This is a predicted structure of a 72-nucleotide RNA (transfer RNA) from a Candidatus Azambacteria bacterium.
Rfam family: tRNA. Its family is annotated with triplet codon-amino acid adaptor activity in the Gene Ontology. The family's RNA type in Rfam is transfer RNA. From the family's description: Transfer RNA (tRNA) molecules are approximately 80 nucleotides in length.
RNA sequence: GCCAGCAUAGCUCAGUGGUAGAGCGAGCGUUUCAUAAGCGCUAGGUCGCAGGUUCGAUCCCUGCUGUUGGUA
Repeated sequence: GCCAGCAUAGCUCAGUGGUAGAGCGAGCGUUUCAUAAGCGCUAGGUCGCAGGUUCGAUCCCUGCUGUUGGUA
C1' cells in the first nucleotide's frame, strides 16, 4: 500500500429499520452485632465523526478517524 473485522453505559457485550438492553461495577434500601454474600430499587447513553437513502437509521450506503487481523 491492498483486503477484512470492530467502534453501543465506567468495563465486557447484546440489539441488524419503528424513541437501546443484559451481566459486572456504582448509589440507596432490606438483612446482620458488624462485614461479605443474597434480595429489591435507582442513576448512568449526542449508539466514534460527517454526509446520503428512507415517513423513520444504532441498524442500509459513502467518506473520515481510531483500533484489530490478514497479505506482499